Predicted 3D model of an 83-nucleotide RNA (c-di-GMP-I riboswitch aptamer) from a soil metagenome. The sequence is in RNAcentral, with records from MGnify. Rfam family: c-di-GMP-I riboswitch aptamer. About the family: GEMM was predicted in a large-scale screen for bacterial structured RNA regulatory elements.

RNA sequence: GAUAAGGGCAAACCUGUCGAAAGGCAGGGACGCAAAGCUCCGGGUCUACCGCCCACACGGGCUAAGACGGCCGAGCCACCGAA
Numbered sequence: 001g002a003u004a005a006g007g008g009c010a011a012a013c014c015u016g017u018c019g020a021a022a023g024g025c026a027g028g029g030a031c032g033c034a035a036a037g038c039u040c041c042g043g044g045u046c047u048a049c050c051g052c053c054c055a056c057a058c059g060g061g062c063u064a065a066g067a068c069g070g071c072c073g074a075g076c077c078a079c080c081g082a083a
Base pairs, nucleotide, nucleotide: 001080008033009032013028014027015026016025017024018023031070037076038075039074041073042072043071044068045067046066051062052061053060054059
């Protein structure tokens, strides 16, 4: 970062599966992505099993060490080579 070349990844949704959930994995499928490659180091967002508080109870509130790298920053690695 281009009306280049070779390519790559794969949103929503569907099926199966794991999980309390958020969500992950596999197959199908493409919304898009020049890092939509990797890493929770910082922020943010999501969920709340357990735990704490309220409640006669139904339930409600709080809470991350769970999740999101396709929320942002940061770190590391990487294809091509026009202006």